The RNA shown here (Bacterial RNase P class A) has 386 nucleotides and comes from Phenylobacterium sp.
[in-house]
């Protein structure tokens, strides 16, 4: 200089003018609002609602157990986490770094599809050896050993060599693997080692399942508080309360008739219940209005322990709180990108683009996605001077 890997960060700037929004302080005022003045006013993702808290109500009462579901190496960090950090074990890359749904298949069930003889108490298709037989000498048939080479698959019941044999087989050996012990290093995952044993125990659990952990349930439309009109309910108070017939001094009772409602029945019968109007006054709920609502697992700087996440000390700061929802619009110069043009190759002049992705809605910690362009560190490989 190329090419690559990690990890941080920013993502327009400054300044008129007119404006929304929400807090202060003063003022004016028909008590609803206005005016004046200062101050705050989106993001690293505010976004997917995908995890884990705070906070609030319901249930539960320590707690356990069942069900579901979620997680899954080993330490650690943290209010917690499925997240973050070191580290182990696999797997990829020359490296630098990357990836990884990373407990268990002697606790049970179940699948292993195609292909192939054979796919789970293994198996003989081709083939390799013995024996007897035929024989046209190329073989062919019968019996019997074998799994070495071929072939199928995603796997074929360790590998490679060397012995050994009829041919061949852990048949024996060395080395790899690979079992249960043992010893040595680590807090552990786990690594290492020398005896040993001749090879059995195949895969899969993102199939059910087992084993350890977690997890009551819905969410600010939570959940609180004030609270109308109008219709409804309730208590008191007046005024009225259907005919007849009895009974009381009287309020009222009693019987009978007629009316309505509601219940029931094919219908009839029967059964309950009485009615209206004004007027004070209490509760519930609506509409609406308020809180909840932002000084907190906060943020700057600095120092300390810690490889690191991460924590702890010391100073500072106060930093949006709307709710059909404010954060706009414009104009100027700078800076950017493109394009023209002219150029003494250094540029200069003009035009167009609000110029990545996106916009809070109870908060906070996280993932996961999205994003023009640009600065910074740390390194890796190659190359080329010196």
């Nucleotide at each position: 200089c190329c090419a690559g890997a990690c990890g941080g960060c920013c993502g327009g700037g400054c300044g008129g003018u007119c404006g929304c929004u929400c807090c202060c302080g003063c003022c004016c005022c028909c008590a609803g609002g206005g005016g004046c003045g200062g101050g705050g006013g989106a993001g690293g993702a505010a976004a997917g609602u995908c995890c884990g808290g705070g906070c609030u109500c319901c249930a539960c009462u320590a707690c356990g157990a069942c069900a579901u579901g979620g997680c899954g190496g080993c330490g650690g960090g943290u209010a917690a986490c499925g997240c973050c950090c070191g580290c182990c074990g696999g797997g990829g890359g020359c490296g630098a770094c990357c990836c990884c749904a990373g407990g268990g298949a002697c606790a049970g069930c179940g699948c292993c599809a195609c292909a192939g003889a054979g796919a789970g108490c293994a198996g003989a298709c081709c083939g390799c050896c013995c024996c007897g037989g035929c024989u046209g000498c190329g073989g062919c048939c019968g019996g019997g050993g074998c799994a070495a080479g071929g072939g199928u698959g995603a796997a074929a019941g360790g590998g490679u060599g060397c012995g050994g044999u009829a041919a061949g087989a852990g048949c024996g050996c060395a080395c790899c693997g690979c079992g249960g012990a043992c010893c040595c290093a680590g807090c552990a995952a786990u690594g290492g080692g020398g005896a040993c044993g001749g090879c059995a125990c195949g895969g899969c659990a993102a199939g059910c399942c087992c084993c350890g952990c977690c997890a009551g349930g819905a969410g600010c439309a939570a959940g609180a508080c004030c609270g109308a009109a109008u219709a409804g309910g309730g208590a008191c108070c007046u005024c009225g309360c259907g005919c007849c017939g009895g009974a009381g001094c009287g309020a009222u009772c009693c019987g009978g008739c007629a009316g309505g409602a509601c219940u029931g029945u094919c219908g009839c019968a029967g059964g309950u219940c009485c009615a209206g109007a004004g007027g004070u006054c209490c509760g519930g709920g609506u509409a609406g209005g308020u809180c909840g609502c932002g000084a907190g697992a906060a943020c700057c700087g600095u120092u300390c322990a810690g490889c690191a996440a991460u924590g702890g000390g010391c100073g500072g700061u106060c930093c949006a709180g709307a709710g059909g929802a404010a954060u706009g619009a414009u104009c100027g110069c700078c800076g950017c990108g493109c394009c023209c043009g002219c150029u003494c190759c250094g540029g200069c002049g003009g035009g167009c683009g609000g110029c990545a992705c996106a916009g809070a809605a109870c908060c906070c910690g996280g993932c996961u996605u999205a994003c023009a362009g640009g600065c910074c560190g740390u390194c890796u490989g190659g190359u080329u001077u010196c």

A source record names the gene rnpB. The sequence is in RNAcentral, with records from ENA. Its Rfam family is "Bacterial RNase P class A". From the family's description: Ribonuclease P (RNase P) is a ubiquitous endoribonuclease, found in archaea, bacteria and eukarya as well as chloroplasts and mitochondria.